[in-house]
SAM riboswitch aptamer (S box leader) from an uncultured Saprospiraceae bacterium, 115 nucleotides, folded computationally.
The model forms 97% of the base pairs in the Rfam consensus.
Its mean pLDDT, the model's own confidence on a scale to 100, is 80.

RNA sequence: UUUUUAUCAAGAAAGGUUUAGGGAUAUGGCCCGACGACACCUUAGCAACCAGUCGAUACGUUUGACAUUGGUGCUAAUUCCAUCUCGUUCAUUCGAUGAAUGAGAAAGAUAUGCA
Numbered sequence: 001u002u003u004u005u006a007u008c009a010a011g012a013a014a015g016g017u018u019u020a021g022g023g024a025u026a027u028g029g030c031c032c033g034a035c036g037a038c039a040c041c042u043u044a045g046c047a048a049c050c051a052g053u054c055g056a057u058a059c060g061u062u063u064g065a066c067a068u069u070g071g072u073g074c075u076a077a078u079u080c081c082a083u084c085u086c087g088u089u090c091a092u093u094c095g096a097u098g099a100a101u102g103a104g105a106a107a108g109a110u111a112u113g114c115a
Stems, first nucleotide, its partner, number of pairs: 001115001003113001005111004013043005021032003026083004044075003048072004052066005079107001084104009
């Protein structure tokens, strides 16, 4: 870096430094930000995956609990919302349009395995 699989409606802050933008990409919204956001560092915290401990088991790419010891990760808003596909409902100027809503896909984030 490509890719497999799983999860993504929960949870979790302060101080210091810096200085103007930031919320992945494109667009449209909406929000955060000189009461200093974002980013970096320190400490603290949260608890998803892997490792760990203890169980269950139909022994499986199974499943539950514990803990933060380790490897990562995370600490505004559902992945902030929508865009693509397939439905459902309502409204209407009766043809399609608009609104709401459900499922899926794509993309993304995190972990993990192969390469």